[in-house]
Small-subunit ribosomal RNA, central domain from Rhizobium giardinii, 348 nucleotides, folded computationally. NCBI's taxonomy places the organism under Bacteria, Pseudomonadati, Pseudomonadota, Alphaproteobacteria, Rhizobium. Its mean pLDDT, the model's own confidence on a scale to 100, is 88. Its Rfam family is "Bacterial small subunit ribosomal RNA". Rfam links the family to the GO terms ribosome and structural constituent of ribosome.

Context: one part of a larger RNA
RNA sequence: CUGGGCGUAAAGCGCACGUAGGCGGAUCGAUCAGUCAGGGGUGAAAUCCCAGAGCUCAACUCUGGAACUGCCUUUGAUACUGUCGAUCUAGAGUAUGGAAGAGGUGAGUGGAAUUCCGAGUGUAGAGGUGAAAUUCGUAAAUAUUCGGAGGAACACCAGUGGCGAAGGCGGCUCACUGGUCCAUUACUGACGCUGAGGUGCGAAAGCGUGGGGAGCAAACAGGAUUAGAUACCCUGGUAGUCCACGCCGUAAACGAUGAAUGUUAGCCGUCGGCAAGUUUACUUGUCGGUGGCGCAGCUAACGCAUUAAACAUUCCGCCUGGGGAGUACGGUCGCAAGAUUAAAACUC
Repeated sequence: CUGGGCGUAAAGCGCACGUAGGCGGAUCGAUCAGUCAGGGGUGAAAUCCCAGAGCUCAACUCUGGAACUGCCUUUGAUACUGUCGAUCUAGAGUAUGGAAGAGGUGAGUGGAAUUCCGAGUGUAGAGGUGAAAUUCGUAAAUAUUCGGAGGAACACCAGUGGCGAAGGCGGCUCACUGGUCCAUUACUGACGCUGAGGUGCGAAAGCGUGGGGAGCAAACAGGAUUAGAUACCCUGGUAGUCCACGCCGUAAACGAUGAAUGUUAGCCGUCGGCAAGUUUACUUGUCGGUGGCGCAGCUAACGCAUUAAACAUUCCGCCUGGGGAGUACGGUCGCAAGAUUAAAACUC
C1' cells in the first nucleotide's frame, strides 16, 4: 500500500465559519471527454510462461508458440458520469402571520445574608472541636436593637424544564441584537453537503496595565493530631476570585459517540407550536425539541436501539503492541508559564 477500525480495548480535531478540493435532486435534448465494443500500428532482443530438441542427466543452450495486461490511431455504441442548452419543485433559501426561551452586549435598579464602622441595652465569657488549643473579650466581646459603608452572589420559582455551535447562560427593568420553531404555500429555482490549509469563538487557572476587595481562599504563620504530619481538623491570612482593556488557547473541552442526508416495530412522559373534535379542559392528529423503556438489527460483552452504537451514501479527522514520550531536537506562536507540530536510540 491493500485490508481493518475509532462509546468503554489504540483511535472523533473543544466548537463553528469557510478557501481549494471531493461529492451532489427530477425531466428532456445535444455532445461523445470518461466508459464499452471492433479494426489497424507499435509494444527490440534477452528474461518470465508453455510445448519440443541438444550436451550421458541437470544446471545450461537452442527452436517454436503464447505473453508483453501499455501507448497511439480509427470505426461504432450512448445506459451511467462529465460538458452544454432548456424546463421543474420534493433539497436549500426568501416572503407573510404567529410563538417560546437563564441566547448575546450595554446601562440602570432591588431585597436577603456575611463583614466592617457609629450608637443603645447588657455582662463574662465567646469561638472552635472527636476532644482541645491557637484566636477574640472588662480598653466591654459574644448576644440583641437602630443607623451607615462596601463588595460579591442572586434563596423560593427550579423541572433527566428552556436557550446556545461549543465553551456556557439564572433577581428585576430598559435599549440594541443573533438564532430557532410553527402555520400559509406566495416567490427564487439545486442556489446544496462536507471541508485539507485558513479565520474566529473557546471553562478554570495563569500573565500584563489600571481599578476594586465584603465573603471565600493556593502560598504562608500559628494551634492540634501523629512515631513523624511539609496533610486531613481548627484560628488567622496574601495572591487570586470581581471590573475594564490586552494576552494565553488548554480540560474527564464527555454523549469519552465528527458533520450531513435518506430508510427501518412500538409504548409511556415532558417542552414549544398548529389543526380538528367535543363534555371547555380534555381527547385525537401533526411538526420540532428533550427523556424513559423496548422489537428487528448491531455489539467481545456491557449495552445502543427513529436523538442508533441498525441499514446505506458523501466528505473530513484520527489509530496501527507496551515503555521511552506527547518527551528530545528543529520550526511556529507566546511577555512568561508554556502551547502546537513531533521522532529515534534503547528496552520488554